[in-house]
RNA sequence: UCUUCCAAAGAGCAAAGCUGAAGUGAUUCAGUGACGCAAAGCCACGGGUCUUACUGAGAUAGCCGGGUUGCAUGG
Repeated sequence: UCUUCCAAAGAGCAAAGCUGAAGUGAUUCAGUGACGCAAAGCCACGGGUCUUACUGAGAUAGCCGGGUUGCAUGG
């Protein structure tokens, strides 16, 4: 220095619900709020699920896998 596991410290993110807005819709954004999260940072490449104006298009990264970046003391 890199990888994995365990614990600590300081940070971080933000489920459901409620309010407002956008969208045909799934859902998304902002505020509030915390169920939880070692990547709950990012990417729609593969699978799954959902939507639809349906031989096409979209959503979901906090569904699984994969890629990529990243904070930190001790063992």